[in-house]
Predicted 3D model of an 87-nucleotide RNA (c-di-GMP-I riboswitch aptamer) from Paenibacillus sp. MY03. The source organism's lineage runs through Bacteria, Bacillati, Bacillota, Caryophanales and Paenibacillus. Its mean pLDDT, the model's own confidence on a scale to 100, is 86. RNAcentral holds the sequence, with entries from Rfam and Ribocentre.
This record gives sequence, C1' cells and structure tokens, in this order.
RNA sequence: AUACGAUAAUGGCAAACCCGUUCGAAAGACGGGGACGCAAUGCUUCAGGCCUAAAGGUUUUUAUCCCAUGGCGGCUGAGCCGCCGAA
Repeated sequence: AUACGAUAAUGGCAAACCCGUUCGAAAGACGGGGACGCAAUGCUUCAGGCCUAAAGGUUUUUAUCCCAUGGCGGCUGAGCCGCCGAA
C1' cells in the first nucleotide's frame, strides 16, 4: 500500500414508530424524540430498480391510463472521499 475485518479502541450516522412544519400536488423532505441497523447506512442520480404523477398528453372531459422535469444514495452497480488494526 492492497485485501480483509473483531465480543478491540475512538468518534459518527440513525430504520420503524411518535410529535411537529408561513416545506411539497404527491412521493417525499426538514426539525424534535427514538434506535433497527451501518466502515461506508459519508458524498454524487452516471446506469439499472423502485415511489409519486403536479404540469402535459390521452379520453366518454367525471374518472381512467401514459409520462419525471419530482423523489428514494438505508435497493443494486459505478465514481469520489474516508476512522481504526486483532486474526
């Protein structure tokens, strides 16, 4: 240095759920509480996947269906960065 990784050390993050918001159409986000987990569960939507469907399209103009320019990095891959060191 690379790989790998613990019943080690030091810190960090925080699922579900609950409460809230002069955030949002929704999905979701954010704040407080809370911990299932995480060495990448740190960052990035580049590829795939998934969620939503406002606008737009379709339409029998109610509805339905299509659609991401909206989201999820705690779904996977990829890229970048990164603490520690037993076997």